[in-house]
RNA sequence: ACAUCCUAAUAGCAAAGUUGCCGAAAGGCAACGGCGCAAAGCUACAGGGACUAAGUCGUUUGAUAUGUCAGCCAGUUGCCGUU
Numbered sequence: 001a002c003a004u005c006c007u008a009a010u011a012g013c014a015a016a017g018u019u020g021c022c023g024a025a026a027g028g029c030a031a032c033g034g035c036g037c038a039a040a041g042c043u044a045c046a047g048g049g050a051c052u053a054a055g056u057c058g059u060u061u062g063a064u065a066u067g068u069c070a071g072c073c074a075g076u077u078g079c080c081g082u083u
Base pairs, nucleotide, nucleotide: 003083005081012037013036017032018031019030020029021028022027035071041076042075043074047073048072049069050068051067055064056063057062
């Protein structure tokens, strides 16, 4: 430097749920919580995919992102041990 995640240690993150707040919603933030995670770090104007539909159009129940999600794929950076 590259590859890998079988084992160990140290540190870290935090699903569902509950409470409060923000938001039209999706969803987000904080606390508790702990399902899990070696990238569950970062990136939502590189891209695919997913959610919502305030506004707009249609007017019937529909369509639509400029709103969101990276703990879906992806991009990018990277710790310890091992080979």
Model confidence (mean pLDDT): 79 of 100. A computed fold for an 83-nucleotide RNA, annotated as c-di-GMP-I riboswitch aptamer. Its Rfam family is "c-di-GMP-I riboswitch aptamer". Rfam's curators write: GEMM was predicted in a large-scale screen for bacterial structured RNA regulatory elements. The sequence was found by an Rfam model in a public genome assembly.